[in-house]
Molecule: SAM riboswitch aptamer (S box leader)
Organism: Bacillota bacterium
RNA sequence: CUCUUAUCAAGAGUUCGGCUGAGGGACUGGCCCGAUGACGCCGCGGCAACCGGCGCCCACCCGGGCGCAGCGGUGCCAAUUCCUGCGGAACCGCCAGCACAAGGUUCCGGCAGAUGAGAG
Numbered sequence: 001c002u003c004u005u006a007u008c009a010a011g012a013g014u015u016c017g018g019c020u021g022a023g024g025g026a027c028u029g030g031c032c033c034g035a036u037g038a039c040g041c042c043g044c045g046g047c048a049a050c051c052g053g054c055g056c057c058c059a060c061c062c063g064g065g066c067g068c069a070g071c072g073g074u075g076c077c078a079a080u081u082c083c084u085g086c087g088g089a090a091c092c093g094c095c096a097g098c099a100c101a102a103g104g105u106u107c108c109g110g111c112a113g114a115u116g117a118g119a120g
């Protein structure tokens, strides 16, 4: 880097100390964060439970389910992955009835992205 697969509405400093100093939130359009110092790095603290670990159960095996702990390997600690993008459905727009545009709301799926585990 590519592929497979699981998860992404919860949680934890929107920063406690140090360093640095202008951009950052992947990209688009928005909307935010930021010299009252963001982003990043180091330390400390914390969250969670993917993998390893432990226990019980199912299974001939491969394996699977449930639970425990938080020791090890990762991960994470503004805003739902901050919202959005492509497709669909319902409703609003929309009228006495039937039909209808931009746009909007909710939901479903997809794309993209992030992280774990595995493979090349």
Base pairs, nucleotide, nucleotide: 001120002119003118004117005116006115007114008113013044016043017042018041019040023033024032025031027085029083030082045077046076047075050073051072052071053068054067055066056065057064058063081112086109087108088107089106090105091104092103